RNAcentral holds the sequence, with entries from ENA. The RNA shown here (Bacterial RNase P class A) has 375 nucleotides and comes from Desulfamplus sp. The gene name in the source record is rnpB. Its mean pLDDT, the model's own confidence on a scale to 100, is 76. The source organism's lineage runs through Bacteria, Pseudomonadati, Thermodesulfobacteriota, Desulfobacterales and Desulfamplus. Rfam family: Bacterial RNase P class A. It is annotated as a ribozyme. Its family is annotated with tRNA processing, dimeric ribonuclease P complex and ribonuclease P activity in the Gene Ontology.
RNA sequence: GAAAGCAGCUUAAGCGAUCGCAGGAUUUUAAAAAUCUUGAGGAAAGUCCGAACACCAUAGGGCAGGACGCUCCAUAACGUGGAGUCGCGGUGACGUGAAGGAAAGUGCAACAGAGAACAGACCGCCAGCCGGAUGGCUGGUAAGGGUGAAACGGUGCGGUAAGAGCGCACCAGUUUUUCAGGUGACUGAAAAAGCUUGGUAAACCCCGUCCGGUGCAAGACCAAAUAGGGAGGCGUUUGAGGGCUGCCCGCCUGAUGCCUUCGGGUAGGUCGCAUGAGGUGUGCGGCAACGUACAUCCAAGAUGAAUGAUCGCUGCUCUUAAAUAAGGGCAACCUAAUAAGAGAACAGAAUUCGGCUUACGAGCUGCUUUCACCC
Numbered sequence: 001g002a003a004a005g006c007a008g009c010u011u012a013a014g015c016g017a018u019c020g021c022a023g024g025a026u027u028u029u030a031a032a033a034a035u036c037u038u039g040a041g042g043a044a045a046g047u048c049c050g051a052a053c054a055c056c057a058u059a060g061g062g063c064a065g066g067a068c069g070c071u072c073c074a075u076a077a078c079g080u081g082g083a084g085u086c087g088c089g090g091u092g093a094c095g096u097g098a099a100g101g102a103a104a105g106u107g108c109a110a111c112a113g114a115g116a117a118c119a120g121a122c123c124g125c126c127a128g129c130c131g132g133a134u135g136g137c138u139g140g141u142a143a144g145g146g147u148g149a150a151a152c153g154g155u156g157c158g159g160u161a162a163g164a165g166c167g168c169a170c171c172a173g174u175u176u177u178u179c180a181g182g183u184g185a186c187u188g189a190a191a192a193a194g195c196u197u198g199g200u201a202a203a204c205c206c207c208g209u210c211c212g213g214u215g216c217a218a219g220a221c222c223a224a225a226u227a228g229g230g231a232g233g234c235g236u237u238u239g240a241g242g243g244c245u246g247c248c249c250g251c252c253u254g255a256u257g258c259c260u261u262c263g264g265g266u267a268g269g270u271c272g273c274a275u276g277a278g279g280u281g282u283g284c285g286g287c288a289a290c291g292u293a294c295a296u297c298c299a300a301g302a303u304g305a306a307u308g309a310u311c312g313c314u315g316c317u318c319u320u321a322a323a324u325a326a327g328g329g330c331a332a333c334c335u336a337a338u339a340a341g342a343g344a345a346c347a348g349a350a351u352u353c354g355g356c357u358u359a360c361g362a363g364c365u366g367c368u369u370u371c372a373c374c375c
Stems, first nucleotide, its partner, number of pairs: 001371011013314007021039006041346001045357002048355005053215004060249004065211005070084005085099001086097004100206002105204002107200002122145002124141007153171006172196002174193008219271004229262006241253004278297008316343006327334002
């Protein structure tokens, strides 16, 4: 100097003026007015997970269904996060995995090929017989060749009629045992056994762990209005109906009760509503996620939906000039004040919070890796 990897931060902001909105405080008997103060995001998006909270609601069990799936830790919890192990990718920093089980069973894999998992003989190789020859028949074989993404361990030696883990040496895998390290997943080493036993479970399945429902349009209260109307059915403790997810058992509730239908009235207001698993700073513990102690702060709450408009200055980014610097540096190289011009992405709360995913222009900071050059 170039190219990469990981983490974090900023983001049309700030100040002033003039007007305009919504919340809060002061003032007021109350209101109005006035003054002061606060007023969209890193994703507010998606509605994908998890919860807080509210109601069902008074217990429980089974089946079905769903989710997760290496180990340890964190968390209110999660399908989330942190750290690691193993696999795969990368020279590397690092990235990534839907990461339990294929010897419980079933299924699937085009075409080619003899044969695709208890496989298999197309061309070959060997032995015997027949034959004038090409060749034919019978038996053995799976080392060589071929097909294929993949062919039932690899290399070498021996052995054999020809071959084959048939035997041996070494290597790889598998099973069993032992030692060392680690909380663990696992790692390393040694020994024995010729045991050689494809893939796929984001296919069905098996195993293990976990899981009530509905959702702020939840729910609570107040006020008002109407016709507490008409008809039909079931039932009254021998229990109709309703509820507990989908089903079953079981339980609860239930009597001028419940269900169906016709007709009529109302659609208003208040609360929920922002003090929280909260923010910020510092110390301690921890590799980290995070936890903990102390201090400090309160930073939107609308409801057809406020958080805005105009002007000026400054700020941010880019380009040009300054600059082949008069500046800095050993060198390669770097670059200020200042001036002019241009520009700014994705996108707006609606119960709240922890995550994940998606969209996105411009820029800054820190650490790390690789390459080239100079000293």